[in-house]
Molecule: small-subunit ribosomal RNA
Organism: uncultured bacterium
RNA sequence: AGAGUUUGAUCCUGGCUCAGGAUGAACGCUGGCGGCAUGCCUAAUACAUGCAAGUCGAACGAGAUGAGAAGAAGCUUGCUUCUUUGAAUCUAGUGGCGAACGGGUGAGUAACACGUAGGUAACCUGCCCAUGUGCCCGGGAUAACUUCUGGAAACGGAUGCUAAAACCGGAUAGGUAGCAGACAAGCAUUUGACUGCUAUUAAAGUGGCUAUUGGCCAUGAACAUGGAUGGACCUGCGGUGCAUUAGCUAGUUGGUGAGGUAACGGCCCACCAAGGCGACGAUGCAUAGCCGGCCUGAGAGGGCGGACGGCCACAUUGGGACUGAGACACGGCCCAAACUCCUACGGGAGGCAGCAGUAGGGAAUUUUCGUCAAUGGGGGGAACCCUGAACGAGCAAUGCCGCGUGAGUGAGGAAGGUCUUCGGAUCGUAAAGCUCUGUUGUAAGAGAAAAACGGCACUCAUAGGGAAUGAUGAGUGAGUGAUGGUAUCUUACCAGAAAGUCACGGCUAACUACGUGCCAGCAGCCGCGGUAAUACGUAGGUGGCGAGCGUUAUCCGGAUUCAUUGGGCGUAAAGCGCGCGUAGGCGGGUGCCUAAGCGGGACCUCCAACCACGGGGCUCAACCCCGUGCCGGGUCCCGAACUGGGCGCCUCGAGUGCGGUAGGGGAAGGUGGAAUUCCCAGUGUAGCGGUGAAAUGCGCAGAUAUUGGGAGGAACACCGACGGCGAAGGCAGCCUUCUGGGCCGCCACUGACGCUGAGGCGCGAAAGCUAGGGGAGCGAACAGGAUUAGAUACCCUGGUAGUCCUAGCCGUAAACGAUGGACGCUAGGUGUGGGGGGACAUUCCCUCCGUGCCGAAGCCAACGCAUUAAGCGUCCCGCCUGGGGAGUACGGCCGCAAGGCUAAAACUCAAAGGAAUUGACGGGGGCCCGCACAAGCAGCGGAGCAUGUGGCUUAAUUCGAAGCAACGCGAAGAACCUUACCAGGGCUUGACAUAUGGGUGAAGCCGGGGAGACCCGGUGGCCGAGAGGAGCCCAUACAGGUGGUGCAUGGCUGUCGUCAGCUCGUGUCGUGAGAUGUUCGGUUAAGUCCGGCAACGAGCGCAACCCCUGUCGCAUGUUGCCAGCAUUAGGUUGGGGACUCGUGCGAGACUGCCGGCGUCAAGCCGGAGGAAGGUGGGGACGACGUCAAGUCAUCAUGCCCCUCAUGCCCUGGGCUGCACACGUGCUACAAUGGCCGGCACAACGGGCUGCCACGCCGCGAGGCGGAGCGAAUCCCUCAAAGCCGGUCCCAGUUCGGAUCGCAGGCUGCAACCCGCCUGCGUGAAGCCGGAGUUGCUAGUAAUCGCGGAUCAGCAUGCCGCGGUGAAUACGUUCCCGGGCCUUGUACACACCGCCCGUCAA
Repeated sequence: AGAGUUUGAUCCUGGCUCAGGAUGAACGCUGGCGGCAUGCCUAAUACAUGCAAGUCGAACGAGAUGAGAAGAAGCUUGCUUCUUUGAAUCUAGUGGCGAACGGGUGAGUAACACGUAGGUAACCUGCCCAUGUGCCCGGGAUAACUUCUGGAAACGGAUGCUAAAACCGGAUAGGUAGCAGACAAGCAUUUGACUGCUAUUAAAGUGGCUAUUGGCCAUGAACAUGGAUGGACCUGCGGUGCAUUAGCUAGUUGGUGAGGUAACGGCCCACCAAGGCGACGAUGCAUAGCCGGCCUGAGAGGGCGGACGGCCACAUUGGGACUGAGACACGGCCCAAACUCCUACGGGAGGCAGCAGUAGGGAAUUUUCGUCAAUGGGGGGAACCCUGAACGAGCAAUGCCGCGUGAGUGAGGAAGGUCUUCGGAUCGUAAAGCUCUGUUGUAAGAGAAAAACGGCACUCAUAGGGAAUGAUGAGUGAGUGAUGGUAUCUUACCAGAAAGUCACGGCUAACUACGUGCCAGCAGCCGCGGUAAUACGUAGGUGGCGAGCGUUAUCCGGAUUCAUUGGGCGUAAAGCGCGCGUAGGCGGGUGCCUAAGCGGGACCUCCAACCACGGGGCUCAACCCCGUGCCGGGUCCCGAACUGGGCGCCUCGAGUGCGGUAGGGGAAGGUGGAAUUCCCAGUGUAGCGGUGAAAUGCGCAGAUAUUGGGAGGAACACCGACGGCGAAGGCAGCCUUCUGGGCCGCCACUGACGCUGAGGCGCGAAAGCUAGGGGAGCGAACAGGAUUAGAUACCCUGGUAGUCCUAGCCGUAAACGAUGGACGCUAGGUGUGGGGGGACAUUCCCUCCGUGCCGAAGCCAACGCAUUAAGCGUCCCGCCUGGGGAGUACGGCCGCAAGGCUAAAACUCAAAGGAAUUGACGGGGGCCCGCACAAGCAGCGGAGCAUGUGGCUUAAUUCGAAGCAACGCGAAGAACCUUACCAGGGCUUGACAUAUGGGUGAAGCCGGGGAGACCCGGUGGCCGAGAGGAGCCCAUACAGGUGGUGCAUGGCUGUCGUCAGCUCGUGUCGUGAGAUGUUCGGUUAAGUCCGGCAACGAGCGCAACCCCUGUCGCAUGUUGCCAGCAUUAGGUUGGGGACUCGUGCGAGACUGCCGGCGUCAAGCCGGAGGAAGGUGGGGACGACGUCAAGUCAUCAUGCCCCUCAUGCCCUGGGCUGCACACGUGCUACAAUGGCCGGCACAACGGGCUGCCACGCCGCGAGGCGGAGCGAAUCCCUCAAAGCCGGUCCCAGUUCGGAUCGCAGGCUGCAACCCGCCUGCGUGAAGCCGGAGUUGCUAGUAAUCGCGGAUCAGCAUGCCGCGGUGAAUACGUUCCCGGGCCUUGUACACACCGCCCGUCAA
């Protein structure tokens, strides 16, 4: 010090969350020792039991016990009893002091309660200290006790006696109070000192010593003065939430008098006056003990007030006084109340918020301990007594601090665990082993400091005295410890007895395996988990901290997220709709004074503790001790720049006057024309009106149209504006009257008179409301007609409130420039409205005010703003603090109502937002392509059949493909096989591979059984010299899987799309995402090329290079060819290379030439030449990427799964099943045709388990013979449409051929399920196909046949080949797809998006 989280990405705003520190804590897991602290935060709930305040006999009487002494009696002459005296001790009572301290708690209290600084001339103060004075004379009672007596008890009552330092009276001194006189002081009420008068004290006590009446010592008591201590009262200032609490107050505020108090005072009372407090927040409500301090923070602040210290308040609740120096009294009294206890029912007793402890409450907080040894307190002369204050111990990891659980060495890197690519890696020098140490522990021994005062004993000294007690001081000695035989020390012993907890996706340090499979679970935020989870659970490993570690709760921090330090308000939340103005805040120049603010100095205070710094003591630390210091407050002195205050002057701020000037500024009155509508009349006839198209509506009772006349209301075309005026709302024909403000010019005047403005007051569009008018047009509601799935809408026909006027309400708005007001300062340019000035006077220049645009600096998150600021400054006001809930509820105020103003919370979310970027999208725009539409041709959709798919069925109908881009697709060929499916029969190292070990007359063949796989029997080896090998069998590793996952993958493929795009480097621009380049103007099939340009280049694509085809040349010439020569039935043969053709190599086309257009361009148009002309035609070739597109069943492959089975073999079946639906085809429906006969012309290909000439047989499919050919040679191979001739004559036909029957052929182990073909017979639907939909732009469509792959056989499919051979394209509005630019966006899974309401789950 920051980080995570809104987005595809970015910047900003903004909230939420985290990392830190802290705690009187609690909970979970764990737990060795010591020191120092801390420990009912909740029920100020109720309390059993014990203890927590007594003491003094040196105040008093009395009593008890009684050492010792004396006496007497009895006598057993040393014992008992009695009497007297009596040291010492104890005690109930009277009396004194204390009990008002100490200890507890935080309920109440918002207050002079507390803190701080002062005041008291308005006060008190026991015990204590100092000084002074005196201590005189009397008196009467009473408790104890005795006797009687009441009551259960608590507790009394009566009678009689007695003492005092108890009580009462008097004197004296001084003091106090009052009055009078005169003096001094003070701000004043007054105060001080002096004199006189009146009223008011005391215990000659107690103890001791000495002794001659006496004296002395100590102590106590009294008064006075002063001190000290403690208290009381008063005042300034300070510390809290709500204004949805705005008014409060009758002893209230003041006065006079009296009372009361220690004292002032409405403290109380009588009378008089009517005041007092409050927006600087009274009153009310809520909350709370306050402070020193503690926690946090850089600080300013924020939170807290437990322990310790100060103050306050309280003592079951409420009230009251008594005593006393002090109380309105925690362990006192009285009354009342609640509760508890005792009771003989009459009556009594009690108060743990003292220490322990109990119950209860609660997440939660300790022992019914020891001692007065120390410190402190009460009493006492003292000894001493009392002290749950205190000091200690106990319990609790509750906190802080310290120590330990071992140290060194040790690689065979052990065993074991985990992971693994199987090589290894890691736990890990970790362990073991060896060496060492002994803190803590255990045992034994020694053993503190805290203790020194006082008192006691002894000695000495000092002062006084005749002496003694005594006082003071010094020295010596004895004695006193709860803690505690503790701390500490010494010795011995053993590595022996001592480690956990949380985390490991990012934030945040630390990763793998398995399990699980949106389940179980995690989670502080973001978020993980749906079969490969570093996020769940476990394990290994790792990280953090460590006798603790996590969690929860709370506080501060981070949060500059309430912003004084230190924020904002055009669009993110945020400028009141506008003005006038009160309080308040702020305020021009100059002179003098003042000294409140301000600055400096001195002093006082700020208790201690705490904190900081310096130092010291416990071995260190925590802890403890010593010294110094801060902040704040106060008093005095000094200073005078600035702010404030006082007095004076000034004119530039502000205002007034004077002269001009523009204007839809406002109010009232009048007046004008156009238009709409209505009424009357004329002309006139069938429609008008309205719409996308219509209809409702109006019209033959005469509309619309048109002419004339009239009525009435509302609004003012053109001018008109980018213009003017006004504070805003707003303001528009013209004229008049009244009236507000502005601007300009020039001097004169006033002399800071100013700015802002909480409350307040006023104005305030439209709609709406009240009352009364008015009502032409328009027109919510309403009605009808349309549209539509519906249409409570948009469109149409009507139409009421309203719109207009008068008076009064309402008080809102996207009341917006989403921009409060005032003043000053900070480049310009260019329009325009108003005024003034200058000039060479139509145009120009200067200047003031207003109103626009563009732009500098600057600002801004960006967009943008920019002298009309959103810039730079000053002042004042208003407002904001995440989204939703909500501008809502409640309360209050306003309103006739509608409603307005003010204005929350619960709950909920991890965002909601702003600007900009790139895409995608749009029933947005522009440009442009494509058989995309259009123009055409032929189809599909209807029929029958073929084929694929869905569905259904089934033992199985194996699987995949699914819009385009699945569906004659994988399959270029399912009868068995294929085959993956089903049924049944079988096999288990397996049908197949490798390795190791062992075995072996193996495999094969023949025969038998069986549906077959297979089983049984017989026969029977090979290579090698040998060992052995191959083969086969057994065993073990393993094989095998068309089982799953195409969403784990490779490869391959489809598609957008042969579309023209997709990017990069450097530079530049931007905070950034990104942009630029690639946009723009042309052009192209093309990001093709040219020009321009903050870009310049480059890459992948385009094109070209490759193949086929079209022309020519050269070379070559068999199996090809044949013009001329010869020959033949025939290029058959000789021959030839001319031609065709084949093969190879070349040429050719490049907008090269000409003209026009075009930017002197690219290029386009036309032409010439040419076989071909502007990429000649066709193919191969498919950019970055998209679709988690397709394929685990071509293959490969991770992981998972099966292992006498999900593997393998076999027979049979199925993949061919059929109410149905769809796709793709074939054949047709006929005459441009069918049928019959004759005749003509291809190309690509294929062929040895093959193609098969030719001959014969068969109607035919085909069969039987059989030559040639591994092929430019032979064969398939007669191409068909076509042409010629004939026939049919429009019909379900001589069209069409489905279906079925019979008879055959072929292939094949086998055609039943389930092949193809032939002949004969049969002769279905169908007469051109609804909505809709497909292909094709030329050698194309259409039509005709031919070949091939697969293949034993099976082709309407597929891949090729040639023959014949069209029509049409105006054009780009529309449908579909695409490209580029631009625009909007709340989309980004990207419009098949997002999202709203209702209902349901």